Model confidence (mean pLDDT): 82 of 100. Transfer RNA from a Gemmatimonadales bacterium, 73 nucleotides, folded computationally. It matches the Rfam family "tRNA". The source organism's lineage runs through Bacteria, Pseudomonadati, Gemmatimonadota, Gemmatimonadia and Gemmatimonadales. The RNAcentral record of the sequence draws on ENA.
[in-house]
RNA sequence: GCGGGGGUAGCUCAGUCGGUAGAGCGCGGCCAUGCCACGGCCGAGGUCGCGGGUUCGAGUCCCGCCCACCGCU
Repeated sequence: GCGGGGGUAGCUCAGUCGGUAGAGCGCGGCCAUGCCACGGCCGAGGUCGCGGGUUCGAGUCCCGCCCACCGCU
């Protein structure tokens, strides 16, 4: 330099054909227990890597850029 898949909550990852952003773990509160753990219920937490474009509407489609990874030269 070329090609590929990827970047979404603190972490690991889903997200269908473009139509209200989710799960598990973690965190906070409550219940339960003599106490802790386990368990149950509720909750907080997101400029969806950055900037543009298309669209009534973009995590999703298009363009450019950045980051780490894999392969090729």